RNA sequence: GACAUCGGUUCAGGGAGAAUCCGGCGCAGGCGCCGGUGCCGAAGGAGCAACCGCCCCGGUAAACUCUCAGGCGACAGGGACCUGGCCGAGCGC
Numbered sequence: 001g002a003c004a005u006c007g008g009u010u011c012a013g014g015g016a017g018a019a020u021c022c023g024g025c026g027c028a029g030g031c032g033c034c035g036g037u038g039c040c041g042a043a044g045g046a047g048c049a050a051c052c053g054c055c056c057c058g059g060u061a062a063a064c065u066c067u068c069a070g071g072c073g074a075c076a077g078g079g080a081c082c083u084g085g086c087c088g089a090g091c092g093c
Stems, first nucleotide, its partner, number of pairs: 001091001005089005011084004019037001021036006038072003044068001045066003051059003
């Protein structure tokens, strides 16, 4: 000191899916709460293949699978992931 790469980030932008279903209660109303059933997967969580090993058994992945959790009108919030910024590592001289 610039690019590729890796890690981090109460920084910015983008960011999907699924009943405003049924019953009850409350409320002026929109809605809220409780119960039930149906559904979603992209917070988190859990599971497994090839492969590897010290081969009984164990290690090990996801945006796959499961849905414990979370979510299912709009708004809001959350949101994996992507892009940019910033910080650090690394690389070169």
Predicted 3D model of a 93-nucleotide RNA (Glycine riboswitch aptamer) from Psychromarinibacter sediminicola. The coordinates come from a structure-prediction model, not an experiment, and the mean pLDDT is 79. Of the family's consensus pairs, 91% are formed in the model. The source organism's lineage runs through Bacteria, Pseudomonadati, Alphaproteobacteria, Rhodobacterales and Psychromarinibacter.